[in-house]
């Protein structure tokens, strides 16, 4: 340079058109102990990379753009 995948919570992933975007880890408080850890309860944390456009409705479909990664010369 061109090919191709990827990009969603701090981390790792799900969710391939419709209900309020979910799970684990982590972290925050409560609990329990004599103290920690384990464990139990219950919170918080999100412009779903950006910007267009399709559609009655888009994280999900398209482009463009940026970034990771691979692969070919």
């Nucleotide at each position: 340079a061109c090919c191709u995948a990827c990009u969603u919570a701090a981390c790792u992933c799900a969710g391939u058109g419709a209900u309020u975007a979910g799970a684990g880890u982590a972290u925050u408080g409560c609990u329990u102990u004599c103290a920690u850890a384990a464990g139990g309860c219950a919170g918080a944390a999100g412009u779903c990379a950006u910007u267009g456009g399709u559609u009655c409705a888009g994280a999900u479909c398209c482009a463009a753009u940026a970034g990771u990664a691979g692969g070919u010369a």
A computed fold for a 73-nucleotide RNA from Medicago truncatula, annotated as transfer RNA. RNAcentral holds the sequence, with entries from ENA and Rfam. Its Rfam family is "tRNA". By type it is a transfer RNA. Rfam links the family to the GO term triplet codon-amino acid adaptor activity.